Annotation: Model confidence (mean pLDDT): 85 of 100. This is a predicted structure of a 1534-nucleotide RNA (small-subunit ribosomal RNA) from Desulfohalovibrio reitneri. The organism belongs to Desulfohalovibrio, within Bacteria. Its Rfam family is "Bacterial small subunit ribosomal RNA". Gene Ontology terms of the family: structural constituent of ribosome and ribosome.
């Protein structure tokens, strides 16, 4: 860095939402998701006077009054209790409970029931006795309650009568039917009538209509009750079960049943998941998806369940009853303390909880429900209306025109652009909100009263029905809707703007504030932070937050994988279960077709309608993938019958094997033991040491002993399922392999559980130990050394039973079957051959390779390929194969096996670097192999560091450090102290004034201030004055800053490196980064050449072109030169002349592997040679590829940004930069005789010189002075060269070496040498006697060593440039140090080994586990109490009716019992909550040890298993390549 594996995230729809921030209207819909928490208050179911008894007030009228009242009538048979019928089981509200036949479908009830309602049949005859209300009296706070005494019924009772029923008997006899006996009914009310009957007005009986009443049959409807499918999560929940599970009997229900009972039998459920244990009303449907599926169950609508907790039962047609009862329990509430009352999961509302969810509203006008003959009255159901942008729809907020692109904003390169036709301005229009005035639709009716028809009926009453007319009902509603005025007038915000994502600048901040959905933003130029201006997306609403689904093919049915990315069980056998050759019938269970029937209604999806659209509503249609029947088809599957033989198996004959167990044998070798020989050492290691050994080891010889393993053979040879298995011989066995008549006839494949094997380490028992050898113990090593290494050394290793039961148990590749190119090795067995290294086949093991597959590496008939079948097994990393359960095992431990937390990654292959205590090849003064030095000494310089008012500033490994500085006493200077200045020391522009200049005095340290003189110019003029240029003063713009960022730059540099490298274009390969080419064989200083090659070509680098040096020609010949001639001189090229030599400097030649010989590939090219001044780039120089190092410079300059502006600016005197316990660097000088001192004497190169160089000559011991000639320079000066050369002297000493340091008295520069120059002279005369570790240059004119010159500069060099004289030594080689090149190879580095990374231990914060314990919920088991009630039970107690002779039946109460809610003892299980301590474990900025892995990681890793040890680990045993490489101590980190 690709490419793949795999997580995280993000764009999308959606919602009963909730938060912020904004908000114009109106439709339509919605609104406690939480505490099934607790309620104050009013509603929310009552109706009937036509069932029945009683029955008022107020009022209003009227009489009467002793004026106090009283009576009547009305209110009114009203109210309001009561008895009775009917409703109260519906409607409405919750979702707690419930994993169930609760619910969805789809059956079944010959096992059921059904009030109101229809039909149809029949009947309603005939009696009785109470009771409430009321009245009195009592008790109580009260809530009620007693007892007495009257009264009615559609109330309650008997009798009768029964189509019928229930039930007996009998009889037929399957249901059933027949006959018989028994028990078992009823209610009337209200209107109207007088044909018949009484009394006779007119009513009763009666008739009639209507409504009720009872029985009975049927329909409706609504329900009960069984059954088949289906309907979450844990297997770390695996075994449940005693009324259990069945029968017989009987009870009980409307009705079947263990539903109870009681008896008699021992069953029933369960891996296709019983029972436990969590979670959950369930369905249409909603949402989301392309679907398949996934999530969910708000409103609407089906069921179901609950109604303060539980437990009951009554009533009834239906209840175990939301607004009904008991009886238990919390709460609340009243009380006179005795006792009472109470249930908002109904509509409103209230507290509470909560992020969050509305009004105590109007109305029965509509629908719709209860009574009721009806009016009617009830109804918080429901119609509406209000909050609440909570959703979904529709509308508005204007429309067109308007460029001086207005003013402003905001950026700006300052030129401008940009909000922007936007505003303004101008014509329009007028939807919404406002105001006025009109004004619907939902109203059909009921009822009444007329009328008319028809029906009943003795009937023209009446009552029913139907029809008309008339007359009445509206909550919403100051409705919608329509028209009209007025006016653009009142209506726009949220959110984003780095990628993903649509959209960018400025400013502020400055790892701060703060931002984030992921990735990441912020550390002085932030499109990321906060504003601002433009932009971009939605729009009354825009955004966060929760949630669901998508995307996620990321649990993969549709539609995934498993050699190395997560993942093949260690390997067999086997059950269940899956899944199965070929032919024929036959069944039809899957299976296909069709028909019915159901799949409720609403949605949903189509048309068509209605509200102007549209949300939103109506109508029709379509599906509703599904279940049930029913009748058909038979390929396949499946099944049943029959048959085959190619799977599979048997048999027969053969060979091959370290296949397996038992038992014997054998050599060799180590080791110990005995005896001989021999002596001073062995042993060991990187070196040593502990060790052995004179008490004789090592060696050698012979003899014994005992254990364990089999050298050669031996082999990508062989057997086995795996693990494994290797000396030799027998015995006993398994099992593959070939050939072969023959035989079964699918008998197979594949395996959840089970069960068997299962290296090596460990365990237990008994044995055995030669060798190795954990632990241990010395010796070393090391900073340590709980290790690598060395002596030693126990368990173990071995053998017998037994355990464990795991390994990198690996081909990291589950069996099994069939297909799909080969070629080559090699075992085993067969054939056929021309016996040749041949052909062919069958089974094994290998290696290469083609198609096809792979991410890619690589697999390819021994697939990782096509394909069918089983089975195991995977879903980011870490936490953890860890904790908890379980269960195995003596143990060690082994299976199974999580979560909270915790990251944005973890991995796989492959690429390109970097890198190795990996290889290979090669180079360089890089080692060596030398010559000199540096580290010590003194003094210069530079820096560190201290110091200081300052000691300005940078440069900091190499590649800072005699470096910027080629020269700090002022200056310089940037620093400190002090004194001053403010348009400034400089620059542009404006105004006034002045020419500019010069010169002098006062005062000050000086800058400065102050006065005085002296003085006018140039161009142009229209002669008034302009203009340039300079000074002065003023104004503001602005100047200035060596303040800050070299991490915001430009130039400029060092560096690696004068290494030979870096790239392209095209083509080719590769999915891709990418490679090829540039890599190989040669060869060169060199990517130089040359020859190969899927590569041709090129470019920057290399060379070469350029400068110098060395040789020669030529040209010129002065200021250079002087051979030979002449002059002069004492003596010189001094002079004539001359250009021959030197020389100077132009221009040429000269070197090119050109020639020659040998290597070499007939090549490049090397090695020799010749010729030549020079020979393989002749020596030197400039010359610096792509890039590195945020390498140096903001102080050489330039420069964005920031900062300063009477200071950070300048200006001036002083000081400081020169400090000085100390430490580094670089140099000088030395220590001395190869010298040092004296004296003569010889030769240079390259250079400066007019504010200069200075000659000769004088002074002066010397710096130097005085005076001056020459020279703008091959002419003259500096200028004396020095080492060297010849004499002389010192004689190894702190010296006659050295030369520091102080004193002293000079020179010279310079305004001025005190901090603080330089040089002389005379005098002192330190330290040093060759320098520890360690380091430095340097390969020939070179080191080494001697003098000169320059540059800056007034003066000041031991630096720094540059010149020459003199002049060496050594290179064996490339092992190794250091850098560097290619190639190759390994890697977990890529900031690239100064990498990366691992465990303790410390601190800090989280979560989780153990734990003595406690707290709590649940659930079990035995057993106690035992309400209320149901049933049974029963003497006393009470009772009207009907029986009746009863203390009577029978009824009630009572009391007893069975059952039983709460409740409480005991002792269990399971789940949570706390919990001192305690364990790891996860994060966390630089904390501690150490250095374990990554390279051969420095001991090669790891896996399994033992033991030790501060940690990482480290050793033994086995085992793996997922291991480097040609082999020798150790060595930490960034």
């Nucleotide at each position: 860095u690709u490419u793949c594996u795999g997580g995280c995230u993000c764009a999308g729809a959606u919602u009963g939402a909730a938060c912020g921030c904004u908000g114009g209207c109106g439709g339509c819909g919605u609104g406690c998701c939480u505490a099934a928490c607790a309620c104050a208050u009013g509603c929310a179911a009552g109706u009937c006077g036509a069932g029945c008894g009683a029955g008022a007030a107020a009022g209003u009228u009227c009489u009467c009054u002793u004026c106090g009242g009283a009576g009547a009538a009305u209110g009114a048979g009203u109210a309001c209790a009561g008895c009775g019928g009917c409703g109260c089981a519906c409607g409405g509200g919750u979702g707690a409970g419930u994993a169930a036949c609760g619910c969805g479908u789809g059956g079944a009830c010959a096992a059921c029931c059904u009030g109101c309602c229809c039909g149809g049949a029949u009947g309603a005859c005939u009696g009785g006795g109470a009771u409430a209300a009321c009245a009195g009296g009592c008790g109580g706070a009260a809530a009620c309650g007693c007892c007495u005494g009257c009264u009615a019924a559609u109330a309650c009772c008997g009798g009768a009568u029964a189509u019928g029923u229930u039930u007996c008997a009998u009889a037929u006899u399957u249901u059933a039917u027949a006959u018989g006996g028994a028990g078992c009914a009823a209610a009337g009310a209200u209107g109207g009538c007088c044909u018949c009957u009484g009394c006779u007005u007119g009513c009763a009986a009666g008739c009639u209509a209507u409504c009720g009443c009872a029985u009975c049959c049927g329909g409706a409807u609504g329900g009960g009750u069984c059954c088949g499918c289906g309907u979450c999560c844990c297997a770390u929940u695996a075994g449940c079960u005693a009324g259990u599970u069945g029968g017989u009997a009987g009870g009980g229900u409307a009705a079947u049943g263990g539903c109870c009972u009681a008896c008699c039998a021992a069953g029933g459920c369960g891996a296709c998941g019983a029972u436990g244990g969590g979670u959950a009303g369930c369905u249409g449907g909603u949402u989301u998806g392309a679907g398949a599926g996934g999530a969910u169950g708000a409103u609407c609508a089906g069921c179901c369940a609950c109604a303060c907790u539980g437990g009951g039962a009554c009533u009834g047609g239906a209840a175990c009853a939301c607004g009904g009862c008991c009886c238990a329990g919390a709460c609340u509430c009243c009380u006179a303390c005795g006792g009472g009352a109470g249930g908002c999961a109904g509509c409103a509302g209230u507290g509470g909880g909560g992020a969050a969810u509305a009004u105590u509203g109007c109305g029965c006008a509509a629908u719709g429900g209860g009574c009721g003959a009806a009016a009617g009255c009830c109804u918080g159901a429901c119609g509406c209306a209000g909050c609440g942008a909570c959703g979904c729809c529709g509308c508005g907020u204007g429309a067109g025109g308007g460029a001086a692109g207005a003013a402003g904003g905001u950026c700006u390169u300052c030129g401008g652009a940009u909000c922007g036709u936007a505003a303004a301005c101008c014509u329009c229009u007028g939807u919404c909100a406002g105001a006025a005035g009109g004004g619907a639709a939902g109203a059909a009716g009921u009822g009444a009263u007329g009328u008319a028809c028809g029906g009943u009926u003795a009937a023209u009453a009446u009552c029913c029905g139907u029809g008309c007319a008339u007359u009445u009902u509206g909550a919403c509603g100051g409705u919608a809707c329509c028209u009209u005025c007025a006016g653009a007038g009142g209506a726009a915000g949220c959110a984003c703007c780095g990628g993903c994502u649509a959209a960018c600048u400025c400013c502020g901040u400055g790892c701060c504030a703060g931002c984030a959905g992921c990735c990441g933003c912020g550390g002085u130029a932030a499109u990321a932070c906060g504003g601002a201006g433009g932009g971009u997306g939605c729009a009354a609403g825009c955004g966060u937050u929760a949630a669901u689904c998508g995307g996620a093919a990321u649990c993969a049915c549709u539609g995934g994988g498993c050699g190395u990315a997560a993942a093949g069980c260690g390997c067999g056998c086997g059950u269940a279960g899956g899944c199965g050759g070929c032919c024929u019938g036959g069944c039809a269970a899957g299976u296909c077709a069709a028909a019915u029937g159901u799949g409720a209604a609403a949605g949903c999806c189509c048309u068509c309608g209605g509200c102007u659209c549209a949300a939103c509503c109506g109508g029709g249609g379509a599906a509703c993938u599904g279940c049930a029947u029913u009748c058909g088809a038979a390929a396949c599957u499946g099944u049943c019958a029959g048959g085959c033989u190619u799977g599979a198996g048997u048999c027969u004959c053969g060979g091959a094997g370290a296949g397996g167990g038992u038992g014997g044998c054998g050599g060799a070798a180590u080791u110990c033991c005995c005896g001989g020989u021999g002596u001073a050492g062995g042993a060991g290691u990187g070196a040593a040491a502990u060790c052995c050994g004179u008490a004789g080891a090592u060696a050698u010889c012979g003899g014994g002993a005992g254990g364990a393993a089999c050298a050669c053979c031996a082999g990508u040879g062989g057997c086995g399922a795996a693990g494994g298995c290797g000396g030799c011989c027998a015995c006993c066995u398994g099992g593959a392999c070939g050939a072969g008549a023959a035989c079964u006839g699918a008998c197979g494949c594949u395996g959840a559980g089970g069960u068997g094997c299962g290296a090596a380490a460990g365990c237990g028992u008994g044995g055995g130990u030669a060798g190795c050898a954990a632990a241990c113990a010395g010796g070393a090593u090391u900073a340590g050394a709980u290790a690598c290494c060395c002596u030693g050394g126990u368990a173990g290793u071995c053998c017998a039973c037994g355990c464990c039961g795991u390994a990198a148990a690996c081909g990291a590749u589950g069996g099994a079957u069939g297909c799909u190119a080969g070629g080559u090795g090699u075992c085993g067995g067969g054939g056929g051959g021309u016996u040749g290294a041949c052909c062919u086949u069958c089974g094994g093991u290998g290696c290469c390779g083609c198609a096809g597959u792979a991410a890619a590496c690589g697999c390819a008939u021994u697939a990782a390929g096509c394909a069918u079948c089983c089975c195991g097994c995977c879903u980011g990393g870490g936490g953890a194969g860890u904790a908890c359960g379980g269960u195995c095992g003596c143990a060690a431990g082994g299976c199974u096996g999580a979560a909270a937390c915790u990251c944005a990654a973890a991995g796989g292959a492959a690429u390109u670097g970097a890198c190795g205590g990996g290889g290979g090849c090669c180079c360089g003064c890089a080692c060596a192999a030398g010559c000199g030095g540096u580290g010590g000494a003194g003094u210069a310089u530079g820096u560190g560091g201290u110091u200081u008012a300052a000691u300005u500033c940078g440069a900091u490994g190499c590649a800072a450090c005699g470096c910027g500085a080629a020269g700090a006493a002022c200056c310089u200077u940037a620093c400190c102290u002090g004194g001053g200045u403010u348009u400034g020391a400089c620059a542009u522009c404006c105004u006034u004034g002045g020419a500019a200049u010069c010169c002098c005095c006062c005062c000050g340290a000086g800058a400065a201030g102050g006065g005085g003189g002296a003085g006018u110019g140039c161009c142009c003029u229209u002669c008034g004055g302009g203009g340039a240029g300079c000074c002065a003063a003023g104004u503001g713009a602005c100047a200035g800053g060596u303040g800050c960022u070299g991490c915001a730059u430009g130039g400029c540099u060092g560096u690696c490196g004068u290494c030979a490298g870096c790239u392209c274009g095209u083509g080719c390969c590769g999915u891709g980064a990418g490679g090829u080419g540039u890599u190989g064989g040669g060869u060169u200083a060199a990517g130089u050449c040359c020859c190969g090659c899927a590569a041709c070509g090129a470019g920057c680098g290399c060379a070469a072109c350029c400068c110098u040096u060395a040789u020669c020609g030529u040209u010129a010949g002065u200021u250079g030169c002087c051979a030979g001639c002449a002059c002069a001189u004492g003596a010189u090229g001094g002079u004539g002349g001359g250009c021959a030599c030197u020389c100077u400097a132009g221009c040429g030649a000269g070197a090119c592997u050109g020639c020659c010989c040998g290597g070499g590939u007939c090549a490049a090219c090397c090695g020799g040679g010749a010729g030549g001044a020079a020979g393989g780039u002749g020596g030197g120089g400039a010359u610096g590829a792509c890039g590195u190092c945020a390498a140096g410079u903001c102080a050489u300059c330039a420069u964005g940004g920031c900062c300063c502006u009477u200071a950070c600016g300048c200006c001036c005197a002083g000081g400081g930069c020169u400090a000085c316990a100390c430490a580094c660097g670089u140099a000088c000088u030395a220590c001395a005789a190869u010298g040092g001192g004296g004296g003569g004497u010889a030769c240079a190169a390259a250079g400066g010189g007019c504010u200069g160089c200075u000659a000769a000559a004088c002074c002066g011991u010397g710096a130097g002075g005085u005076c001056a000639c020459g020279c703008u320079a091959a002419u003259c000066c500096c200028a004396g060269a020095a080492a060297g050369c010849c004499c002389c002297u010192c004689c190894c000493a702190g010296u006659c070496c050295g030369a520091a340091u102080c004193g002293c008295a000079g020179u010279c520069u310079g305004c001025a040498a005190c901090u603080c120059g330089a040089c002389u002279g005379c005098g002192u005369g330190a330290a040093g006697u060759u320098g520890g570790a360690a380091u430095c240059g340097c390969u020939a004119g070179u080191a080494a060593u001697c003098c000169c010159g320059g540059a800056u500069c007034a003066g000041c060099a031991u630096g720094c440039c540059g010149g020459g004289g003199u002049g060496a030594a050594u290179a064996c080689g490339u092992u190794c140090c250091c850098g560097g090149g290619c190639c190759u190879u390994g890697u977990a580095c890529a900031c690239a080994c100064c990498g990366c990374c691992c465990g303790u231990c410390a601190c800090a914060c989280c979560a989780c586990g153990a734990a003595a314990g406690u707290c709590g919920g649940u659930u079990c088991u035995a057993c106690c109490c035992g309400a209320a009630g149901c049933c049974g039970g029963u003497g006393c107690g009470c009772c009207a009716a009907c029986c009746u002779u009863g203390u009577g039946a029978g009824g009630c109460a009572g009391c007893c019992g069975u059952c039983g809610a709460c409740g409480g003892u005991a002792g269990g299980g399971c789940c949570g909550g706390c919990a001192a301590u305690u364990g790891g474990g996860g994060u966390g900025a630089a904390g501690u040890c150490g250095u374990a892995a990554c390279a051969a990681g420095g001991u090669a890793g790891c896996c399994g298993u033992a033991g030790g040890g501060g940690a990482a680990c480290c050793u033994g045993c086995g085992g793996c390549u997922g291991g480097a490489u040609c082999a020798c101590c150790u060595c930490c980190u960034u």